[in-house]
Description:
Model confidence (mean pLDDT): 83 of 100. Transfer RNA from a Cytophagales bacterium, 75 nucleotides, folded computationally. Rfam family: tRNA. The family's RNA type in Rfam is transfer RNA. The sequence was found in a public genome assembly.

RNA sequence: GCGCCGUUCAUCUAGGGGUUAGGAUGCCACCCUUUCACGGUGGAAACACGGGUUCGAUUCCCGUACGGCGUACCA
Repeated sequence: GCGCCGUUCAUCUAGGGGUUAGGAUGCCACCCUUUCACGGUGGAAACACGGGUUCGAUUCCCGUACGGCGUACCA
């Protein structure tokens, strides 16, 4: 350089045209406890960026960025 794959809360991850974008850990508040831990209830928190298709895109397509794998070159 080329090809393929991936990118979702702080972290790990589910989902994949019309959702309130779900779960776990963590965080915050309250409850429980003499206190802490454990436990319970609730809350905040995410679709990498740009364009296209579509009535509608986080989801499909193209490009860009980043990452991974493979491959070529290195005279």